[in-house]
This is a predicted structure of a 71-nucleotide RNA (transfer RNA) from Paenibacillus typhae. It matches the Rfam family "tRNA". It is annotated as a transfer RNA. About the family: Transfer RNA (tRNA) molecules are approximately 80 nucleotides in length. Lineage of the source: Bacteria > Bacillota > Bacilli > Caryophanales > Paenibacillus. Its mean pLDDT, the model's own confidence on a scale to 100, is 81.
RNA sequence: AGGGGAUUCGCCAAGUGGUAAGGCAACGGACUCUGACUCCGUCAUCAUAGGUUCGAAUCCUAUAUCCCCUG
Repeated sequence: AGGGGAUUCGCCAAGUGGUAAGGCAACGGACUCUGACUCCGUCAUCAUAGGUUCGAAUCCUAUAUCCCCUG
């Protein structure tokens, strides 16, 4: 310098155009003398900025960070 990949909740992780699953953790509640276990509930501006579309995590462009390949 060229090419490719990854980026979704505190952590892991699904989701290929139509209201963003699940697990762990956290918080609130039930239960308990207290705690643990168990049960119920709550928690997402999808890396950033634009664009396309009636509608974007998803398609397009640029940027940022990390990884890989070629030289």